[in-house]
Context: one part of a larger RNA
């Protein structure tokens, strides 16, 4: 490197944006780099390959040929790529009128629960557990009534229901702000598609500064269990977990299935929304988005099956026996923990 894979046996980057490059709708005018034909040149010689021939054969060797699939140079063609004139409207977008949403920030504001404190009642437990015991309580506790203060989640709606590129996103208001779907065809007219680097988002846990701390809780102490319990259960508890600024950049970040674009049986629900009918209950159709069955196909099956893992096209990433090992150096990124890139020796 060729071939061949990447849901689950190795392999899809955690998501966008977007440089370079790759790819790239229809119709037309020319060039002739790219191709495609003819010609001339030239492609040393051996060697390869065929023929004949010498050495007793044979390696070997001689003598024609053919063949070097290449390059230069001139003539040509004009369909495709390319470059270039001129147009077009399906592709992209951009406008108008509709619309549905937990899609972002940022201030407010709300009620149920919860502790904890205050006072009132009322007097022996109360927690807890498979049984218990540490723990709590006559300094009045659990229970109960009201009353304050305080953090942190928002019950019913809530749904194989919605939105986001992913990560995620659910109380109500308010302002600001992204994307998206219908329908109409008014403009623009190929403006696209993927995207090495790059740069920006990126649960949790951590980390750094200053705040906050109700409830829950690694670490911790104790009480049980056990042979033993540095666990599983019990009672507490300190970091966090909550705001704000930063910082790390990792997940089974999973549909373990990258991004687009076309094509290829159906059938029931579902969310948006437009349109025709209507007995006002609905019913039909078309679009976009989600799901469940399933035909052909495809797969090693299990499966998937118009949302493909089915037929093609273009990019991009990735993989190549099991351990060593995501280790080791190095090189870079972080305050650190670590990330990122990444062997080989051995060894089965």
């Nucleotide at each position: 490197c060729u071939g061949g894979g990447c849901u689950u046996a190795c392999a899809g980057g955690g998501u966008g944006c977007g440089u370079a490059g790759g790819c790239g709708g229809c119709c037309u005018u020319u060039c002739a780099g790219g191709u495609c034909a003819g010609a001339u040149g030239u492609g040393a010689a051996a060697u390869c390959c065929c023929a004949c021939g010498g050495c007793u054969c044979a390696a070997c060797c001689g003598u024609g040929g053919a063949a070097c699939u290449g390059c230069a140079u001139u003539u040509g063609a004009a369909a495709c790529c390319g470059a270039u004139u001129g147009g077009c409207u399906u592709g992209a977008g951009a406008u108008a009128g509709c619309u549905a949403g937990g899609g972002g920030u940022g201030u407010g504001u709300g009620g149920a629960a919860c502790u904890u404190c205050c006072a009132g009642u009322g007097g022996a437990g109360c927690g807890g557990u498979g049984a218990a015991a540490u723990g709590u309580g006559u300094u009045g506790a659990u229970a109960u009534u009201g009353g304050a203060a305080g953090g942190a989640a928002c019950g019913c709606c809530g749904g194989u229901g919605g939105c986001g590129a992913a990560a995620g996103c659910g109380a109500c208001a308010c302002a600001c702000u992204g994307g998206g779907g219908c329908u109409g065809u008014u403009c623009u007219g190929a403006c696209g598609c993927u995207g090495a680097g790059g740069c920006a988002c990126g649960a949790a846990a951590g980390c750094u500064a200053g705040g906050g701390g109700a409830g829950c809780g690694a670490a911790c102490a104790g009480g049980a269990u056990u042979a033993g319990a540095u666990a599983c259960c019990c009672u507490g508890g300190u970091a966090g977990u909550c705001c704000u600024a930063g910082c790390u950049g990792u997940a089974a970040a999973c549909g373990a299935u990258g991004a687009g674009c076309a094509c290829u049986a159906g059938a029931u629900g579902g969310g948006a929304g437009a349109u025709g009918g209507u007995u006002c209950g609905c019913c039909g159709u078309c679009u976009c988005c989600g799901a469940u069955c399933g035909u052909a196909g495809c797969a090693a099956a299990a499966g998937u099956g118009u949302u493909a893992a089915g037929u093609g096209c273009u990019c991009c990433g990735c993989c190549u026996g099991g351990g060593g090992a995501g280790u080791a150096u190095g090189g870079u990124c972080g305050c650190a923990a670590g990330g990122c890139u990444g062997a080989a020796a051995c060894u089965c």
Source information: Predicted 3D model of a 348-nucleotide part of an RNA (small-subunit ribosomal RNA, central domain) from a metagenome. Model confidence (mean pLDDT): 87 of 100. RNAcentral holds the full RNA, with entries from SILVA.